RNA sequence: UAAAAUUCAGGUGAUGGAGUUCACCUUUAAAUGCUUUUUGCUAAUGACUCCUCCUUAAUA
Numbered sequence: 001u002a003a004a005a006u007u008c009a010g011g012u013g014a015u016g017g018a019g020u021u022c023a024c025c026u027u028u029a030a031a032u033g034c035u036u037u038u039u040g041c042u043a044a045u046g047a048c049u050c051c052u053c054c055u056u057a058a059u060a
Base pairs, nucleotide, nucleotide: 009026010025011024012023013022016051017050018049019048020047021046033041034040
């Protein structure tokens, strides 16, 4: 200096942040919704909970 293996770890999961958990990927990766397709529909989650943004209604 190069290669391989092991360990540790990091990243991703259709629009923000955090915790827990599950799955996937190892940087040429995991990922980039559906549909009757310039139209229409669901959704800030992979799942659960909380906060924040947006919309509607009510109260102070």